[in-house]
């Protein structure tokens, strides 16, 4: 240098399956009495379509009631740049046109790993999650130091680690 195989945790990483909170007594629908002119089809703008004094949007009382992300618990299955995140973004998507949102093929860049703890995004939320910074822990490696062990310091996954080819 090349090929295989591993090894960090019992709270490694990540996808999905069942199940239980919570979301929520909300959206959304249907009554009722007032009130009275616009509302929906993307939170926008024009257009175009529906509905609407035979009562629009809201609000109030009342029946009736959700779902989706996201979280616990248990299995499963793929794995050890496992992943996670910024910068750039093609396709697709809602009535059309712009604009915005979602969306993500690639492309590039940064982090070894988990945790606490502070700020800020996301989030209904004291759950969770992301970035950040601090802080001890842990794994690994150089190098001093002691010298069964262990300590200080310091990098970084394109890393280490065991074999195997093959050059010097």
């Nucleotide at each position: 240098a090349u090929g295989u195989a591993g090894a960090g945790g019992u709270u490694g990483c990540g996808u999905u399956u069942u199940u239980c909170a919570u979301c929520a007594g909300u959206a959304u629908u249907c009554c009722g009495g007032a009130u009275g002119a616009u509302a929906u089809g993307u939170a926008c703008a024009g257009g175009c379509a529906u509905a609407g004094a035979g009562g629009a949007a809201g609000a109030c009382g009342g029946a009736g009631g959700a779902a989706a992300g996201g979280g616990g618990a248990a299995g499963a299955c793929g794995c050890c740049g496992a992943a996670g995140g910024g910068a750039c973004g093609a396709a697709u998507a809602g009535c059309c046109u712009g604009a915005a949102u979602a969306g993500g093929a690639g492309u590039u860049c940064c982090u070894g790993g988990g945790c606490a703890u502070a700020u800020g995004g996301u989030g209904a939320a004291g759950a969770a999650u992301c970035a950040u910074a601090u802080g001890a822990c842990u794994g690994u490696c150089a190098u001093c130091c002691c010298g069964u062990g262990g300590g200080a310091u310091g990098g970084a996954g394109c890393g280490c680690u065991a074999c195997u080819u093959a050059a010097u």

Model confidence (mean pLDDT): 81 of 100.
This is a predicted structure of a 168-nucleotide RNA (Lysine riboswitch aptamer) from a mouse gut metagenome.